Source information: The RNA shown here (transfer RNA) has 72 nucleotides and comes from a Candidatus Anstonellales archaeon. The coordinates come from a structure-prediction model, not an experiment, and the mean pLDDT is 82. Its Rfam family is "tRNA". Rfam links the family to the GO term triplet codon-amino acid adaptor activity.

RNA sequence: GGGCCUGUAGUCGAAUGGUAAGACGUCACUUUCACACAGUGAAGACUCGGGGUUCGAUUCCUCGCAGGCCCA
Repeated sequence: GGGCCUGUAGUCGAAUGGUAAGACGUCACUUUCACACAGUGAAGACUCGGGGUUCGAUUCCUCGCAGGCCCA
C1' cells in the first nucleotide's frame, strides 16, 4: 500500500427494514442467626461517528474512526 471481516448495557451476545431479546454481573425484596444458593422484581445500550436511501435504518449505501485476519 491492497483485500476481507467485526463494532449493540459493566461483560458476552440475538435481532437482517417496523421504536433492541436473552445470559452473566449490579440493586431491592423473600428465605437464613448470618453468608452463600435459590426465588421474585427493578435499573441499565436512542446500537462507534458523520452523511445518504426510505413513510420508517441496529439492518441497506457511502465516508471516516477503532480492532482483527490475509496478501505485498